[in-house]
RNA sequence: AUCCCGUCAAUAGCGCCAGCUCCCAGCUCAGGCUGGGAGGACGAGGAGAAGGGAGCAUCGAAACUGAUCGGCGGAUGCCCUUCCGUACCCUCCGGGUGCGUACCCAGCCUACAAACACGCGGGUGACCGCGGGACAAAGGGGCUGGGGCCGGAGUGC
Numbered sequence: 001a002u003c004c005c006g007u008c009a010a011u012a013g014c015g016c017c018a019g020c021u022c023c024c025a026g027c028u029c030a031g032g033c034u035g036g037g038a039g040g041a042c043g044a045g046g047a048g049a050a051g052g053g054a055g056c057a058u059c060g061a062a063a064c065u066g067a068u069c070g071g072c073g074g075a076u077g078c079c080c081u082u083c084c085g086u087a088c089c090c091u092c093c094g095g096g097u098g099c100g101u102a103c104c105c106a107g108c109c110u111a112c113a114a115a116c117a118c119g120c121g122g123g124u125g126a127c128c129g130c131g132g133g134a135c136a137a138a139g140g141g142g143c144u145g146g147g148g149c150c151g152g153a154g155u156g157c
Stems, first nucleotide, its partner, number of pairs: 014073004019069001020039008042060003048083006084100005090154006103147008118131005
């Protein structure tokens, strides 16, 4: 240095690398070859329980015409079934629809990011680690307006 095993912790825009690109060394007249290494998605958001299914699964930031290319594995998203919970004036029951700390639509307001720049450090180098201003969108929060099923029992107005 590499490989294997075990334990703990963390993580799901997460992990990986046979293509590709780049770096270093050696060889080669050269084209190039061999070996070693580096890069290969920047954060925000996202989980009621169980089972099943398909797989480029939301949002913006950067870059600016090279690679955030290409590919593999996975995944909190999506679809289906069952159950639980919740909203549909109050309690309960049956069904229905939406949703999952919990209804939908519209408008307005609103807090929040990292990469990057920059600084320090490591490396011959590609590049990496730490610190780190600033700046998003979706979703979230707030306000306003509109809308929010059927049947039964109870009960208040």
Predicted 3D model of a 157-nucleotide RNA (glmS glucosamine-6-phosphate activated ribozyme aptamer). Rfam family: glmS glucosamine-6-phosphate activated ribozyme aptamer. Gene Ontology terms of the family: regulation of gene expression and catalytic activity.